Model confidence (mean pLDDT): 80 of 100. GlmS glucosamine-6-phosphate activated ribozyme aptamer from a Planctomycetota bacterium, 174 nucleotides, folded computationally.
């Protein structure tokens, strides 16, 4: 350092699936229509099997511990039920690195940031993607996958206002 070969990452509103709920194929039961019968045609129910559903985006990670059903809203108003694993949240504690606390510098408090960087109240303003339309493609079906159309959210966050907090010592300097 090449060259083979294997594993693991690249997932974080993210993964899973022994209830449930849908859907196929088999049996077993049960019942309606035709029909002379043979038999054809649908229903429901059970059992067994194999499939499908089972959270739609935004936002979110300085490192550690401990703890907590871990933020925002869209849809739907039948399951985004139930449940299991993870996790960038929250808080409390410790570190680290930095910003504001009257002008510099440094100790200390106090709030906050981790690419920003004081809370908290009002206001405005910006943003999504499924759903729902149309199309198309896989499946026998449940379903699923693409593409297009139109509409469209809170929180965070931005601008604006209001209110509260902007300490404390040393040295300097005006």
């Nucleotide at each position: 350092c090449a060259a083979c070969g294997a594993a693991g990452a690249c997932c974080a509103g993210c993964g899973c699936c022994u209830g449930g709920c849908c859907c196929g194929a088999c049996g077993c039961g049960c019942c309606g229509c035709g029909g002379c019968a043979a038999c054809g045609c649908a229903g429901c129910g059970c059992g067994c099997u194999g499939g499908g559903u089972g959270a739609c985006g935004a936002g979110g990670u300085g490192g550690g511990a401990g703890c907590g059903c871990a933020u925002c809203g869209a849809a739907a108003g039948u399951a985004u039920c139930g449940g299991c694993g993870g996790a960038u949240c929250g808080c409390u504690c410790c570190c680290g690195a930095g910003g504001c606390u009257g002008c510099a510098u440094c100790a200390g408090g106090g709030c906050c940031u981790c690419c920003g960087a004081c809370g908290c109240c009002g206001g405005c303003c910006a943003c999504a993607a499924a759903g729902c339309c149309c199309g198309c493609g896989a499946g026998c079906a449940a379903u699923c996958g693409c593409g297009g159309a139109g509409g469209g959210a809170a929180a965070c966050g931005g601008c604006c206002g209001a209110c509260g907090a902007a300490c404390u010592g040393a040295u300097g300097g005006a």

Notes: The organism belongs to Planctomycetota, within Bacteria. The model forms 89% of the base pairs in the Rfam consensus. Its Rfam family is "glmS glucosamine-6-phosphate activated ribozyme aptamer". Rfam classes the family as a riboswitch.